[in-house]
RNA sequence: GGCGGGAUAGCUCAGUCGGUAGAGCGAGGGACUCAUAAGCCUUAGGUCAUCGGUUCAAGCCCGAUUCCCGCCACCA
Repeated sequence: GGCGGGAUAGCUCAGUCGGUAGAGCGAGGGACUCAUAAGCCUUAGGUCAUCGGUUCAAGCCCGAUUCCCGCCACCA
């Protein structure tokens, strides 16, 4: 340098054919208990990497950029 994959909640990850952003874990609260833990109920938490474009509507489609991973090539 070329090609491919990835970036979504604090963490690990889903997200269908473009149509209200989710799960598990973690965190806060409640109830239960003499008390604690586990289990139960519940709440909060999001600039979907960044910037633009298309569209009535974009996490999803298109372009550029940044970062991470892999493969290939080149130089010394």

RNAcentral holds the sequence, with entries from ENA. Transfer RNA from a Kiritimatiellia bacterium, 76 nucleotides, folded computationally. The coordinates come from a structure-prediction model, not an experiment, and the mean pLDDT is 82. The source organism's lineage runs through Bacteria, Pseudomonadati, Kiritimatiellota and Kiritimatiellia. Its Rfam family is "tRNA". The family's RNA type in Rfam is transfer RNA.